[in-house]
Context: one part of a larger RNA
RNA sequence: CGCAAGAAAUUUGAGGGGCUCUGACUCUAGUACGAGAGGACCGAGUCGGACGUACCGCUAGUGUACCGGUUGUAUCGCCAGAUGCACCGCCGGGUAGCUAUGUACGGAUUAGAUAAGUGCUGAAAGCAUCUAAGUACGAAACUAACCCCAAGAUGAGAUUUCCUUACAAGGGUCGUAGAAGACGACUACGUUGAUAGGCUGCAGGUGUAAAGUCAGUGAUGGCAAAGCCGAGCAGUACUAAUUACCCG
Numbered sequence: 001c002g003c004a005a006g007a008a009a010u011u012u013g014a015g016g017g018g019c020u021c022u023g024a025c026u027c028u029a030g031u032a033c034g035a036g037a038g039g040a041c042c043g044a045g046u047c048g049g050a051c052g053u054a055c056c057g058c059u060a061g062u063g064u065a066c067c068g069g070u071u072g073u074a075u076c077g078c079c080a081g082a083u084g085c086a087c088c089g090c091c092g093g094g095u096a097g098c099u100a101u102g103u104a105c106g107g108a109u110u111a112g113a114u115a116a117g118u119g120c121u122g123a124a125a126g127c128a129u130c131u132a133a134g135u136a137c138g139a140a141a142c143u144a145a146c147c148c149c150a151a152g153a154u155g156a157g158a159u160u161u162c163c164u165u166a167c168a169a170g171g172g173u174c175g176u177a178g179a180a181g182a183c184g185a186c187u188a189c190g191u192u193g194a195u196a197g198g199c200u201g202c203a204g205g206u207g208u209a210a211a212g213u214c215a216g217u218g219a220u221g222g223c224a225a226a227g228c229c230g231a232g233c234a235g236u237a238c239u240a241a242u243u244a245c246c247c248g
Stems, first nucleotide, its partner, number of pairs: 001152001006162006015149004021049007033038001051106005059100004066093005071086006110144003117137004170247004174190005195240003198236005204229003212223004
């Protein structure tokens, strides 16, 4: 932009895509078969491998604006305490998110029409013959079934609701944001408000701050589950989502 008024929601499915794998073991059964050695079809079950999808409760990573330890040096006048730089200086941990090595699930089953093949009946050709007429089976392949997309399917479908001929339903600009994102787009919210930040509480991380005081000659230890803290979960209008304009 189209789908000949507009908007919102729910859908049908033409068509398209995906999946389609496989092993070992147990029972049947040491049965059928076989002189023995050996050793099944069919059927029933258990546990796996690889692959795929989703997720982060567990395990394990990452986690450069989290916490701690620590070296050298510089600065804050000095001490103490901090901060900068040195690969995040180095090292020990680590929330959210993102992940796999982790967890859950999947391949099934069934039907149709068939291939090679197997038949039945059966002539041509008094026999025979699966085929010529007729008819029955038969595969991971095909068509469905399972999962996903899907009316630009211009053949533009269907249903429900709203709104109506002038600013209506609705949408946009703008702003606050996002488990959405290259940008558009999408989703939530915009004071009739919890959308983000802040603050408070909680979870969680680190691991017991500074100052003071007590003990010790001192290093150090206690008071102290301390102090600090990013993304998490709630609460709370303190801050910012003002006013307004445009399309229809």

The part of an RNA shown here (large-subunit ribosomal RNA, domain VI) has 248 nucleotides and comes from a Bacteroidia bacterium. It matches the Rfam family "Bacterial large subunit ribosomal RNA".